[in-house]
RNA sequence: CUUAUCAAGAAAGGCUGAGGGAUAUGGCCCGAUGAAGCCUUGACAACCUCCCUGCUUUGCUCAAUUUAUUUUAGCAAACUAAGGAAAGGUGCCAAUUCCAUCCGCCGCCGCGGAAUAGAUAAG
Numbered sequence: 001c002u003u004a005u006c007a008a009g010a011a012a013g014g015c016u017g018a019g020g021g022a023u024a025u026g027g028c029c030c031g032a033u034g035a036a037g038c039c040u041u042g043a044c045a046a047c048c049u050c051c052c053u054g055c056u057u058u059g060c061u062c063a064a065u066u067u068a069u070u071u072u073a074g075c076a077a078a079c080u081a082a083g084g085a086a087a088g089g090u091g092c093c094a095a096u097u098c099c100a101u102c103c104g105c106c107g108c109c110g111c112g113g114a115a116u117a118g119a120u121a122a123g
Base pairs, nucleotide, nucleotide: 001123002122003121004120005119006118011041012040013039014038015037019030020029021028025100026099027098042093044091047089048088049085050084051083053081054080056078057077058076059075060074061073063071064070097117101114102113103112104111105110
């Protein structure tokens, strides 16, 4: 930089000790019943990975028809959808990515869509 996802899910212990929720501001929260950080263990998830089934496309082989096409069957590959697995590479384990901008419904609340920024994965 490109693509995809971001409303679901999932915490204990040890060390330490005051901050934290990406950045700035504001709000709203979390926090001595222990924040952030580090370590250990566990979980969650399923992006990369693998299995199975189906659709489609392409290629090959066999057979039929035929003179150059169509059909049947089988196999392989690619793509795609549903389902499943979890060893490894990551990620993640308060609150929608906590909220904020714009547009629509709209008195408010609230809801829906889009954008910006960010996070994660794959390349």
The prediction has a mean pLDDT of 80. The RNA shown here (SAM riboswitch aptamer (S box leader)) has 123 nucleotides and comes from a soil metagenome. It matches the Rfam family "SAM riboswitch aptamer (S box leader)". Rfam links the family to the GO term regulation of gene expression.